Predicted 3D model of a 75-nucleotide RNA (c-di-GMP-I riboswitch aptamer). It was read from a public genome assembly, where an Rfam model found it. The model forms 94% of the base pairs in the Rfam consensus. The coordinates come from a structure-prediction model, not an experiment, and the mean pLDDT is 82.
RNA sequence: UAUCGUGAAAAGCAAACCCGGAGCGAUCCGGUGACGCAAAGCUAUAGGGGCUCAAGCAGCCAGCCAGUUGCCGCA
Numbered sequence: 001u002a003u004c005g006u007g008a009a010a011a012g013c014a015a016a017c018c019c020g021g022a023g024c025g026a027u028c029c030g031g032u033g034a035c036g037c038a039a040a041g042c043u044a045u046a047g048g049g050g051c052u053c054a055a056g057c058a059g060c061c062a063g064c065c066a067g068u069u070g071c072c073g074c075a
Stems, first nucleotide, its partner, number of pairs: 004073002006075002012037002018031005035063001041068003047065002049061004
């Protein structure tokens, strides 16, 4: 440096439920809370896929695959 991440350390994220708020809805924001995550960081017209609707070249999902960048690392 690359690969790798079974176990360990440091740091990080945060599903469901419940409460408050926004939205027709998918879903989102805040609180609470941890099911999990080695990218559960970012990217949603122009990769695929799923979902919603008031059906409009309208929306939503990155914790589905994918693309891209990157932290830590002892045994």